Predicted 3D model of a 98-nucleotide RNA (Bacterial small signal recognition particle RNA) from an Anaerobacaceae bacterium. Rfam family: Bacterial small signal recognition particle RNA. It is annotated as a non-coding RNA gene. Its Rfam clan is "SRP clan". For this family Rfam cites "SRPDB: Signal Recognition Particle Database" (Rosenblad et al., Nucleic Acids Res, 2003). The sequence is in RNAcentral, with records from ENA.
RNA sequence: GGCCGGGUCCCACGCAGGCUGGGCCCGUGAACCUGGUCAGGCGGGGAACCGAGCAGCCAUAAGCGAAAGCUCAGUCGUGCCUGGCAAACCCGGCCGCU
Numbered sequence: 001g002g003c004c005g006g007g008u009c010c011c012a013c014g015c016a017g018g019c020u021g022g023g024c025c026c027g028u029g030a031a032c033c034u035g036g037u038c039a040g041g042c043g044g045g046g047a048a049c050c051g052a053g054c055a056g057c058c059a060u061a062a063g064c065g066a067a068a069g070c071u072c073a074g075u076c077g078u079g080c081c082u083g084g085c086a087a088a089c090c091c092g093g094c095c096g097c098u
Base pairs, nucleotide, nucleotide: 001095002094003093004092005091006090007089008088010084011083012082014080015079016078017076018075019074020073021072022071023070024069026065027064028063034059035058036057037056042051043050044049
């Protein structure tokens, strides 16, 4: 110096992980302009009953809130597998020159 192999570095795919956002789940949630049930009271009726319906209660819409879990999307270069490289560097082997 050449060749070969391996490694570092770089790239791609994939898996896992981190970050961000959404959904599911959970909670809260409308004096009246959501629903249901409607005490009391009111109205109709001879009565039985009927009617509208406030409060309350229940269930929720929009919205708001929260740890974990599941899921979706994006992103990162964190780890690993596989593959791909031209060059640079490192290690090993062989050969040649001096």